Two RNAs folded together computationally: RNase P RNA and transfer RNA, 495 nucleotides in total. It holds a member of the Rfam family "Bacterial RNase P class A". It is annotated as a ribozyme.

[in-house]
RNA sequence: CCAGACGGCCGGAUGGCCGCUCUCGGGCGGGGUUUCCCGUCCGGGGGAGGAAAGUCCGGGCUCCACGGAAGCACGGUGCCGGAUAACGUCCGGCGGGGGCGACCCCAGGGACAGUGCAACAGAAAGCAAACCGCCAAAGCCGGUUUGGGGCGGCAACGCCCCGGAUCAGGCCGGUAAGGGUGAAAGGGUGCGGUAAGAGCGCACCGCGUUUCCGGUAACGGAAACGGCACGGCAAACCCCACCGGGAGCAAGACCAAAUAGGGACGGCACGCCGGCCUUCGGGCCGGCAGGCGGGCUUCCGCACCGCCGUCCGGGUCGGUCGCGCGAGGCGUCCGGUAACGGGCGUCCCAGAGGAAUGGCCAUCCACGGCGCCCUUCGGGGUGCCUGGACAGAACCCGGCUUACAGGCCGUCUGGUCCU
RNA sequence: GAUCGCUUAGCUCAGCCGGUAGAGCAACUGACUUUUAAUCAGUAGGUCGAGAGUUCGAAUCUCUCAGCGAUCACCA
Numbered sequence: 001c002c003a004g005a006c007g008g009c010c011g012g013a014u015g016g017c018c019g020c021u022c023u024c025g026g027g028c029g030g031g032g033u034u035u036c037c038c039g040u041c042c043g044g045g046g047g048a049g050g051a052a053a054g055u056c057c058g059g060g061c062u063c064c065a066c067g068g069a070a071g072c073a074c075g076g077u078g079c080c081g082g083a084u085a086a087c088g089u090c091c092g093g094c095g096g097g098g099g100c101g102a103c104c105c106c107a108g109g110g111a112c113a114g115u116g117c118a119a120c121a122g123a124a125a126g127c128a129a130a131c132c133g134c135c136a137a138a139g140c141c142g143g144u145u146u147g148g149g150g151c152g153g154c155a156a157c158g159c160c161c162c163g164g165a166u167c168a169g170g171c172c173g174g175u176a177a178g179g180g181u182g183a184a185a186g187g188g189u190g191c192g193g194u195a196a197g198a199g200c201g202c203a204c205c206g207c208g209u210u211u212c213c214g215g216u217a218a219c220g221g222a223a224a225c226g227g228c229a230c231g232g233c234a235a236a237c238c239c240c241a242c243c244g245g246g247a248g249c250a251a252g253a254c255c256a257a258a259u260a261g262g263g264a265c266g267g268c269a270c271g272c273c274g275g276c277c278u279u280c281g282g283g284c285c286g287g288c289a290g291g292c293g294g295g296c297u298u299c300c301g302c303a304c305c306g307c308c309g310u311c312c313g314g315g316u317c318g319g320u321c322g323c324g325c326g327a328g329g330c331g332u333c334c335g336g337u338a339a340c341g342g343g344c345g346u347c348c349c350a351g352a353g354g355a356a357u358g359g360c361c362a363u364c365c366a367c368g369g370c371g372c373c374c375u376u377c378g379g380g381g382u383g384c385c386u387g388g389a390c391a392g393a394a395c396c397c398g399g400c401u402u403a404c405a406g407g408c409c410g411u412c413u414g415g416u417c418c419u
Numbered sequence: 420g421a422u423c424g425c426u427u428a429g430c431u432c433a434g435c436c437g438g439u440a441g442a443g444c445a446a447c448u449g450a451c452u453u454u455u456a457a458u459c460a461g462u463a464g465g466u467c468g469a470g471a472g473u474u475c476g477a478a479u480c481u482c483u484c485a486g487c488g489a490u491c492a493c494c495a
Stems, first nucleotide, its partner, number of pairs: 001415010012364007020047012049390001053401002056399005061248004074244005079093005094108001095106004109239002114237002116233002131179002133175003139171003142167011187205006206228001207226008252321004262312007271288007290305002293302001328347008365388001368385007420491007429444004438475001446462005468484005
C1' cells in the first nucleotide's frame, strides 16, 4: 500500500428572526373566606432516537379470578456452566460445519418407549433383497474328448457300463467386489484369503460397550473388549427436563353538565267495583268513570295515566389522575476471563394528547459533480455548483429483529514492496 | 396505542398433520349458426406476497419482513 475480519462511537455545527409545548418567578385585571382559580403581559429554564419503528420475546404496573401444594390439558423453551428482576437475551466453554487466516454459522435433548413418513426411479426403502454382472467348489441333466471293460459285427463301426479331462449350456445354487436406480442400499481403505466373494481373517480409521484419567459439566484422552449388531426424519405425532393463572394504560381510579329515565320527601288532586298481597299506613293488577293532548266548544276515534317543587344516586358529553426519581444517566475505584455485580461522588434529563419539539436566513463542516495545480500515484490543495440517511415519543423498562446518506477510532488476519 | 386474521391463475375460492397445484367464471382456438348469444370440444395462463432456515424434497413446518382487513371504553 492492497484485500479483508471484529469491536466501539457519531449521525450535522454556530448565530439571528418569527412561532409551538411544558414548567418556574413577577406585574396588572377579575372571581373567591387566606390557600386557590381564570385572563393578559414580561422574564428564566427544559423540549425525540439509535433505532422513538415492527409489536417478536421478557418484566414492572393495574384490574379480574384464586386457600396452599401436586397432577391433567394447552402453549413455549431445549449442548454445558454462568449473568440477570426475567427472557427465546447476553457472556464463557464444548461439539459439528465453512474459510489459507483473522474469524463466522448452528432450534445443538431423545430414533433399542411407542405410532408414523420416505413421492418418482429402482430387483430391493427398513423386513432385508438380487436386475445386469462375477463364480462353477457340492448335486442333477446335456455337449465335446479320452482311458478301461463287456456285447454285436468279417470289418469299418455301433450299443451298454465304469472313470478322467473339459465347456459355463440348462436346472438347483454361491456372492454382494463391480455396474445401474435413488437424497439415502446394512461401515471405509489396504493386504491376505476364496471357485468367486464377503469382517471370513488381520492392520489402521470409524462405531459400540466397559474401565481408568482430566474437567463443576457439556466433553476430551488412553486402554481392553466386541467383528458391525444399533441407517434418516421429532421446525411429524410423541417421550424427557424446565417455565407459564387471564387480560391489558382504550388497564384502572376519581370528579361530573344539559336532556331523558330511576328513587326519596313535601304541597295539590285522589271516585266506584272485583281479585291478590300486607308490617294494616297502604301497594299492585283488571274494568268503568275521570283527567290531559288541536287556539276554543260538541261528538267520534287514537295515545298517555297523577301534576308541581326540592334533594339523592348511577351512566353519557367533558375533565383530572395513572404520567415521569427510574432494574436512571455520567465519572471513578474494586471483584470477575467476560456478561455483570458492588462502593463512592455527581446530575435531574420531554410529558403532548387529534396530539408540541417547527419555519426562514447567513457562515462553516461532510458527501457528490465539473475544472486547475502538486504528487512518493495512496492522495493533498484550491475555485464554482448542488446539498444532508433511516425515521419521529404516546404508561415505563431489559432485549431481539428490521431500516439507515456518510464519517471517525481501535484491535487483528492474508498478500506485495522497501529497509 | 393494543389484540387478532388474511395473502394461491385476470376474478372468486379449494388444496395446508410435506411428494412438485386444481375448480367455477373470464380469455383464446375450433365446431354448430346467415351472424351473435347459448351449447359442445380443446388450449394457454401460477417465483403459491417476499427472503432465510429445517428436510432428500416446502403452497403446506419454523423465523423475519411487506401489504391488506377486522375488533376494542362504560353501564345494563